The part of an RNA shown here (small-subunit ribosomal RNA, 3' major domain) has 475 nucleotides and comes from uncultured Aneurinibacillus sp.

Context: one part of a larger RNA
């Protein structure tokens, strides 16, 4: 000087503690390991792999495997000939194609030609999801959104280097004051940007309805007050008041306010650490292939199943299941698209096709809630695997190996063991909705918005970290 230490001091953090609710224990769904297998492609692997790449494997993707087939090649640039190729029709075959026949070019021109295509031939080359992430860009994780990590110029030390950064208070922070051989700076920290809360101005269509007409209805006349939309301010600064405090930074209390001490969210991630991921997004060096480790095409496989795991979801039941009836969002998305009224069909759907490139029209009946009855604690009117039967709908095609739907069946489960997670306020917890991907296929993601808790005495311990200071046979 850094790293360690079952050293020591002071901090901090859902770290523990307090509470809620959960994972382990049922079935299912996804990931993963083994295993099997022609093939079950590759990669991720404490934390920081494992509903991870992958926002969406039937074909296709598709990288794997059989199997039939090309070899200048399914792409790219140049040379040379041809002038047609596509594109229909028959034959052949799983198809890629092969092998025949018929039709059959366009531009521009100085009439020599070029241009665009498209065959056919010659080599230069193309290809490569083939190796190397331990050769590498670029790009991410992580420790950590912790509060730290340099630097000039000076001093101080032979010199590694120290010093500013130590120290006394305070912070959410190396925040911000005060001392101080130190003065100063830079990258972070915080402002600054996006969003929510509250008010004002501006403007009222496609939104809105007070008070005046009308209507089945803001539906129409009218209105700009209101809600809202969206564009511009104002608003919060320890600014005012009391205490403590070291006349200091600051903390503690309290007025005013929509809102107070960073309001609340989010973007925003220093210097570096993990030879940390990723040659399979990409670009690349080097190496390897070149009648094949390139390319095309069919079917198969990535969806296999003694088994272990990890991440979900539906329950195991009266704070409940079931019938009717009734009310209340927000954000989203929509033209090869959303797709109303009305008819059909128990229902999945379906006919048919209005109106919308959308504050107009449609996805769109929000669910949980509240009324009313029913159920009576049972493996049941709990719970819904598993099968079987009859259909839908999507697409060349649902066997391998989609998704709904309706009848039938009704399985394990009766709160889960060592052990282990998530949360501190509009937060768990619970309840639907929407969107990407998508021809179709969400219990996963990403939004979003409803009801809406309980606790926190404290910091001894368990984990991580910060800043000081000690010991070290470690660097």
């Nucleotide at each position: 000087u850094g790293a360690c230490g079952g050293g020591g001091g002071c901090c901090c953090g859902c770290a523990c503690a307090a509470g809620c609710g959960g994972u382990g224990g049922a079935g299912c769904a996804u990931g993963u390991g083994g295993u099997u297998u022609a093939a079950u492609u590759c990669g991720a692997u404490g934390c920081a792999a494992c509903g991870c790449g992958a926002a969406g494997a039937a074909c296709c993707u598709u990288a794997c495997c059989a199997a039939g087939g090309c070899u200048u090649g399914a792409c790219a640039u140049c040379c040379c000939a041809u002038g047609a190729c596509u594109a229909c029709c028959c034959a052949u075959g799983a198809a890629a194609g092969u092998a025949g026949g018929g039709u059959u070019g366009c531009c521009c021109u100085u009439c020599g030609g070029g241009g665009c295509c498209a065959u056919g031939g010659a080599g230069a080359c193309a290809g490569g999801u083939g190796g190397u992430g331990c050769a590498u860009g670029g790009u991410u994780g992580u420790c950590g959104u912790c509060a730290g990590c340099u630097c000039g110029u000076g001093u101080c030390g032979u010199g590694a280097g120290a010093u500013g950064u130590u120290g006394g208070g305070u912070u959410a922070a190396g925040u911000c004051c005060c001392g101080c051989a130190a003065c100063g700076a830079g990258c972070g920290c915080a402002a600054c940007c996006c969003u929510u809360g509250u008010c004002c101005u501006u403007a009222g269509u496609u939104g809105c309805c007070a008070g005046c007409a009308u209507u089945a209805a803001g539906u129409u006349g009218g209105g700009g007050a209101c809600u809202c939309u969206a564009a511009g301010g104002a608003g919060a600064c320890u600014g005012c008041c009391g205490g403590u405090g070291a006349c200091a930074a600051a903390c503690c209390g309290g007025a005013g306010g929509a809102a107070g001490g960073u309001g609340g969210g989010g973007a925003u991630g220093a210097c570096g650490u993990c030879a940390a991921a990723u040659c399979a997004u990409c670009a690349u060096g080097c190496c390897c292939u070149u009648u094949a480790u390139g390319c095309c095409u069919u079917g198969g496989g990535c969806u296999a199943c003694a088994c272990a795991c990890g991440u979900g979801c539906u329950a195991c039941a009266a704070u409940g299941g079931g019938u009717u009836a009734u009310a209340c969002a927000g954000a989203g998305g929509g033209c090869g698209g959303c797709g109303a009224g009305a008819c059909c069909g128990c229902g999945a759907g379906g006919u048919g096709g209005a109106g919308c490139g959308a504050a107009u029209c449609c996805c769109u009946u929000a669910a949980a809630g509240u009324a009313a009855c029913c159920c009576c604690c049972a493996g049941u009117u709990c719970g819904g695997a598993u099968u079987g039967u009859a259909g839908g709908c999507u697409g060349c095609a649902a066997c391998u190996c989609g998704c709904c739907u309706a009848c039938a069946u009704g399985a394990a489960g009766u709160u889960g063991g060592a052990a282990u997670c998530g949360c501190u306020a509009g937060u768990a917890a619970u309840c639907g909705c929407a969107g990407g991907u998508c021809a179709g296929c969400a219990u996963a993601c990403u939004g979003c918005g409803g009801u809406g808790a309980a606790u926190a005495c404290g910091u001894u311990c368990c984990c991580g970290g910060g800043c000081c200071u000690u010991g070290u046979a470690c660097a």

The RNAcentral record of the full RNA draws on ENA and Greengenes. NCBI's taxonomy places the organism under Bacteria, Bacillota, Bacilli, Caryophanales, Aneurinibacillus. The coordinates come from a structure-prediction model, not an experiment, and the mean pLDDT is 84.